[in-house]
A computed fold for a 350-nucleotide part of an RNA from Viscum album, annotated as small-subunit ribosomal RNA, central domain. The coordinates come from a structure-prediction model, not an experiment, and the mean pLDDT is 85.

Context: one part of a larger RNA
């Protein structure tokens, strides 16, 4: 390299956009680069192979011959790929009319809860646990009521539901903004798919600077438990959690399943919207799309299982894998303020 694989055995980049590259739908021409055919030249000898020969035979030796394949040239073929020219509309866009949505980012507003503070009532406990204690309380706690402030998160609706590339997204309303789906069939006319490098985004934790700090809470302190208890339980409690600006770039970033296209039994739901039917109207019923679920046939699979949303049947592009440990370590390079991240061995072992 070929071959084989990649949900669970090693292996799909966290996700997307996109450059080079690779691949590419329909019809009709042109050329003949790839492709196919004929012929010619060439690829030293020895070696290998074949017929024969002579050493008694064999090996070794001698004579003669040959295939495949490579390269170059001549002449042809034109189906396929490619090229040239033209065309069409089914793929893909654009415009247009609708439509659903926790899609994004910004501003404003809201109520419940919690904690704290102030004032009143009241007068001995409260809190916590398996049981307790530390803790808080006559300098008036806990309870109750009135007021004020602050911070974070948004009960019910709520769903196996929605929209988003993923991360992630939910109190209400508003200006701004992105994408999807459906209808009609107006318009461009293959403009497509994938995508090494590259760029963008990327939970939580962590870092830098400035704010903020209610609750809960790493670290830490106390009380318990225990042989001990650097824990589990409990009383406190700081960083951080929140906001603004900038880094970090990792997760069981999981559907452990890369993207695109086509085809291949059925049945039952849900979401959005179209058409037809029905009606005064809303329901209802039927049907074609887009998404999202369940069951299941063929087929696939080592298995449990997957099964039109494939792990089926095929094609194209791409990442990755090649026994376990050593090891995602060492060294080196790049990036980072740092923690570290990315790339990534070997000896040895067995």
């Nucleotide at each position: 390299u070929u071959u084989g694989g990649u949900a669970u055995a090693a292996a799909g980049c966290a996700u997307c956009u996109a450059u080079a590259g690779g691949u590419g739908g329909c019809u009709u021409u042109u050329u003949a680069a790839g492709u196919c055919c004929u012929c010619c030249a060439u690829c030293a000898a020895a070696u290998c192979c074949u017929c024969g020969g002579g050493c008694u035979c064999a090996a070794a030796c001698c004579u003669a011959g040959a295939u495949a394949g490579g390269u170059g040239g001549u002449g042809g073929a034109a189906a396929c790929u490619a090229c040239c020219a033209a065309g069409a509309u089914g793929g893909a866009g654009u415009a247009u009319g609708g439509u659903a949505g926790g899609g994004g980012a910004a501003a404003a507003g809201g109520g419940a809860a919690u904690u704290u503070c102030u004032a009143g009532u009241g007068g001995a406990g409260u809190g916590g646990u398996g049981a307790a204690a530390u803790g808080c309380u006559u300098a008036g706690a806990g309870a109750u009521c009135a007021g004020a402030a602050a911070u974070a998160a948004c009960a019910c609706c709520a769903a196996u539901a929605u929209a988003g590339a993923a991360a992630g997204c939910a109190c209400u309303c508003u200006a701004c903004u992105a994408g999807g789906c459906c209808g009609a069939c107006a318009u461009u006319g293959a403009c497509a798919c994938u995508g090494a490098g590259a760029g963008a985004c990327g939970a939580a934790a962590g870092c830098u600077a400035g704010g903020g700090g209610a609750g809960a809470a790493a670290a830490u302190g106390g009380g318990a438990u225990u042989a001990g208890a650097u824990a589990a339980c409990u009383c406190a409690g700081u960083a951080g959690u929140c906001c603004u600006a900038g880094c970090c770039u990792u997760a069981a970033a999981c559907u452990u399943u890369g993207g695109a296209u086509a085809c291949c039994a059925a049945g039952c739901g849900c979401u959005a919207a179209g058409c037809g039917u029905a009606u005064c109207a809303a329901c209802u019923c039927g049907u074609g799309c887009a998404g999202u679920g369940c069951u299941g046939u063929a087929g696939c699979u080592a298995u449990a299982g997957c099964a039109u949303u494939a792990a089926g049947u095929a094609u194209c592009c791409u990442g990755c894998c090649u026994a376990g440990g050593g090891a995602g370590u060492a060294c080196a390079u790049u990036c980072g303020c740092a923690u570290g991240a990315a790339u990534g061995a070997a000896a040895c072992u067995a």